[in-house]
Context: one part of a larger RNA
RNA sequence: CUGGGUGUAAAGGGUGCGUAGGCGGCUACGUGUGUCAGAGGUGAAAGCUCACGGCUCAACCGUGGAAUUGCCUUUGAAACUGCGUAGCUUGAGUCCGAGAGAGGAUGAUGGAAUUCCUGGUGUAACGGUGAAAUGUGCAGAUAUCAGGAAGAACACCGGUGGCGAAGGCGGUCAUCUGGCUCGGUACUGACGCUGAGGCACGAAAGCUAGGGUAUCAAACGGGAUUAGAUACCCCGGUAGUCCUAGCCGUAAACGAUGUCCACUAGGUGUCGGAGGUUCUACCCCUUCGGUGCCGCAGCUAACGCAUUAAGUGGACCACCUGGGGAGUACGCUCGCAAGGGUGAAACUC
Numbered sequence: 001c002u003g004g005g006u007g008u009a010a011a012g013g014g015u016g017c018g019u020a021g022g023c024g025g026c027u028a029c030g031u032g033u034g035u036c037a038g039a040g041g042u043g044a045a046a047g048c049u050c051a052c053g054g055c056u057c058a059a060c061c062g063u064g065g066a067a068u069u070g071c072c073u074u075u076g077a078a079a080c081u082g083c084g085u086a087g088c089u090u091g092a093g094u095c096c097g098a099g100a101g102a103g104g105a106u107g108a109u110g111g112a113a114u115u116c117c118u119g120g121u122g123u124a125a126c127g128g129u130g131a132a133a134u135g136u137g138c139a140g141a142u143a144u145c146a147g148g149a150a151g152a153a154c155a156c157c158g159g160u161g162g163c164g165a166a167g168g169c170g171g172u173c174a175u176c177u178g179g180c181u182c183g184g185u186a187c188u189g190a191c192g193c194u195g196a197g198g199c200a201c202g203a204a205a206g207c208u209a210g211g212g213u214a215u216c217a218a219a220c221g222g223g224a225u226u227a228g229a230u231a232c233c234c235c236g237g238u239a240g241u242c243c244u245a246g247c248c249g250u251a252a253a254c255g256a257u258g259u260c261c262a263c264u265a266g267g268u269g270u271c272g273g274a275g276g277u278u279c280u281a282c283c284c285c286u287u288c289g290g291u292g293c294c295g296c297a298g299c300u301a302a303c304g305c306a307u308u309a310a311g312u313g314g315a316c317c318a319c320c321u322g323g324g325g326a327g328u329a330c331g332c333u334c335g336c337a338a339g340g341g342u343g344a345a346a347c348u349c
Stems, first nucleotide, its partner, number of pairs: 003321004007303002012317001014201004021194003025088007034080001035077008049065006091191001092188003095184005103177007110154001114150008125136002162169002206247006216240001220236004258316006266294011298305002322349003331342004
């Protein structure tokens, strides 16, 4: 390389948009690029190979054939492929009418709780633990009442629920805004799928600058525990946690399952539509889209998956090729840094 693979053994890119490329619906006509058939030319010799022959055999040598899977010229075929033209509607999209939603951004606003401050009541404890101690408190704490301030998060509803490409998204209201579903079947007429590079987004932590800081809390200090205790437990506590602008670009970024299309038993729940029956609503039936559970065929090493496939096929991309060395070194590249991306070998089992 081929082959075989990628839920858990090595292996699906964190996610999307999209360039090149690859692949691409139905019908007719044309063309004859690929494709196929015939003929001719060429494909040096030697070698390989087959047959026969020459050295007593063989190696070796000679003669002939085949092969040289290719290329060129020419004649033809037209199913498929390509190209051109004309058309079609089922793929894709648009339009109209409805609908659900923590989808995103900005601004405003609400109550509970927490901490702190002020004042009142009130007195000796509070707090914490397995038990304690550090700690707080007669300078009046804890408890309780009233008032005030601040920041952060949004109980119940809340769901095996919903939305989003993923990361992720949860008080309420307003404005701006993306996507999706159902129904109608009016319009466009293949406008499609995938996607190397590329671009964008991307939890937490971390970084830069400026703000903010109630809670919680790496580091750090103290108290315990212990043989020790750089821990687990307790009392404190700074970065950080929050906001704005800009970086970082990683994750068990997981469904450990790439995207898209088609096909292949059922049963049951749930969310959002539509239709029918009934008509007051419910219930029931059908259907479309999402999301769960169980389960047949089939698949699987097994576990399990099973119309949301890990089944049966197709298109395209990514990735794997024994363990360690190692996601290391070197080089390149990105980054303020931390570090990220790419990514070996010696050696060893």

Annotation: Small-subunit ribosomal RNA, central domain from an uncultured organism, 349 nucleotides, folded computationally. The full RNA is in RNAcentral, with records from ENA and SILVA.